[in-house]
RNA sequence: AGUAGAGGCGCGAUUUAUCAAGAGUAACAAUUCAGAGUAUGUUGAUUUGCUAAGAAGAAUUGCAAAAGGGGUAAAUUGCCGAAAGAAAAUCUGAUUCAACUAUAAUUUUCUUGGGCGAAGUUAGAACAUAACUUCGACUGUCAUCGUUGAGCUAACGAUGGAGAACUAUU
Repeated sequence: AGUAGAGGCGCGAUUUAUCAAGAGUAACAAUUCAGAGUAUGUUGAUUUGCUAAGAAGAAUUGCAAAAGGGGUAAAUUGCCGAAAGAAAAUCUGAUUCAACUAUAAUUUUCUUGGGCGAAGUUAGAACAUAACUUCGACUGUCAUCGUUGAGCUAACGAUGGAGAACUAUU
């Protein structure tokens, strides 16, 4: 350097079915108040519409969704820095145009062995879920020390480290 493996509620992705929530919310309609603007994620400009035969906004009543996300089950599939996160750069960028942003993608650097639990913060409609930080035991791996053991191996215990690692092999 190559190849193959192990850690287990192991890490990702896709599809189908179903459930809860989203939500009695948005939209639509009617009535009332209101009284000049209004239609894009934000701002500005422009165009074309709507609007005193009442715009925006608010309340009441009626009717009444959907998407993203989540749980469960099944199937398929890529894998063991699997994958996740932070920062920076490039780039995409909601509409007619310009600027900005959400979002998606790529690269570089850095962090994390893994899953679980608790608290806090953030996102989210959410008590779902996810991410981050801290703490806690658990677990795999290697090293050191100790005990059992004639010795190697092995088992147990304690302490510590990190995946560019560890084991096997060429």
Predicted 3D model of a 170-nucleotide RNA (Lysine riboswitch aptamer) from a bovine gut metagenome.
Of the family's consensus pairs, 98% are formed in the model.
Its mean pLDDT, the model's own confidence on a scale to 100, is 82.